[in-house]
Context: one part of a larger RNA
RNA sequence: CUGGGCGUAAAGGGUGCGUAGGUGGCCAGGUAAGUUUGAUGUGAAAUCUUCGAGCUUAACUCGGAAAGUGCAUUGAAUACUAUCUGGCUCGAGGGUUGGAGGGGAGACUGGAAUUCUCGGUGUAGCAGUGAAAUGCGUAGAUAUCGAGAGGAACACCAGUGGCGAAGGCGAGUCUCUGGACAACACCUGACACUGAGGCACGAAAGCUAGGGGAGCAAACAGGAUUAGAUACCCUGGUAGUCCUAGCUGUAAACGGUGCUCAUUUGCUGUAAGAGGAAUCGACCCCUUUUGUGGCGAAGCUGACGCGUUAAAUGUGCCGCCUGGGGAGUACGGUCGCAAGAUUAAAACUC
Numbered sequence: 001c002u003g004g005g006c007g008u009a010a011a012g013g014g015u016g017c018g019u020a021g022g023u024g025g026c027c028a029g030g031u032a033a034g035u036u037u038g039a040u041g042u043g044a045a046a047u048c049u050u051c052g053a054g055c056u057u058a059a060c061u062c063g064g065a066a067a068g069u070g071c072a073u074u075g076a077a078u079a080c081u082a083u084c085u086g087g088c089u090c091g092a093g094g095g096u097u098g099g100a101g102g103g104g105a106g107a108c109u110g111g112a113a114u115u116c117u118c119g120g121u122g123u124a125g126c127a128g129u130g131a132a133a134u135g136c137g138u139a140g141a142u143a144u145c146g147a148g149a150g151g152a153a154c155a156c157c158a159g160u161g162g163c164g165a166a167g168g169c170g171a172g173u174c175u176c177u178g179g180a181c182a183a184c185a186c187c188u189g190a191c192a193c194u195g196a197g198g199c200a201c202g203a204a205a206g207c208u209a210g211g212g213g214a215g216c217a218a219a220c221a222g223g224a225u226u227a228g229a230u231a232c233c234c235u236g237g238u239a240g241u242c243c244u245a246g247c248u249g250u251a252a253a254c255g256g257u258g259c260u261c262a263u264u265u266g267c268u269g270u271a272a273g274a275g276g277a278a279u280c281g282a283c284c285c286c287u288u289u290u291g292u293g294g295c296g297a298a299g300c301u302g303a304c305g306c307g308u309u310a311a312a313u314g315u316g317c318c319g320c321c322u323g324g325g326g327a328g329u330a331c332g333g334u335c336g337c338a339a340g341a342u343u344a345a346a347a348c349u350c
Stems, first nucleotide, its partner, number of pairs: 003322004007304002012318001014201004021194003025088007033081002035077008049065006091191001092188003095184004103177007110154001115149007125136002162169002206247006215241002220236004258317002261314003266295011299306002323350003332343004
């Protein structure tokens, strides 16, 4: 290289948009580049294969043929691919109408709770634990009532329920805004799929600058436990957690399952639509679409299991794997303020 693979054995990029490239619906016509086929030329000789001949045979030598998988020129064919022209509507997109939604951004508002401050009542404990102690409290705590401050998070509703490409999104109202879906079949007419590089987004922690700081809480301090206890438990407590503007770019970023399209028995739940039957109306019922679950035919799988939301059967494109350790490390490059990220070996060893 040809291969074989990627749910759990090594292996799906964290996610999207998209450039080059690869691949691409139906009909008709032109061209004939690929493709198929014929002719001519060439494809040195020797070697190899084969047929014969010559040395007594063989090796060897000589003669003929074949082969030389190829290239060029020229002629023909036109199914497929390509290309050009014209057309089509099923793919794709648009339009109209409509309902659902924690999709995103900003502004404003709300109640419960914790903490703190002030005032009233009130008196000796409170808090904490397996048990304690550190801690708080006669300078009046805990408890209780009233008033206020401030920050963060939004109980119930809440549901293998919804939305989003993923990360993720949950108090309420308003404004701006993205997407999906259904019905109609009005418009465009292949405008499509994937996507190396590239660009954008990307939990938490961390970093820079400025705010904020109630609760929680790395570090740290103290008390316990213990042989010790740099822990688990307790009392405190700073970064941080929050906001604004940047950076970082990683996660068991998981469905451990890349994206697209097509085909292939079913049953059942649920969310949101559309149509029908029925009804005074709604529900129930029937059909259908999109999503989200459970169980399971065939099939697949080493097994577990998957099973129209495939890990079945096929197609196109991308990423990745190739024994364990060394090692996702060293060196070098790129990026970053740093932390580090990314790309990524070898010696050696089993």

The prediction has a mean pLDDT of 87. Small-subunit ribosomal RNA, central domain from a metagenome, 350 nucleotides, folded computationally. Its Rfam family is "Bacterial small subunit ribosomal RNA". Gene Ontology terms of the family: structural constituent of ribosome and ribosome.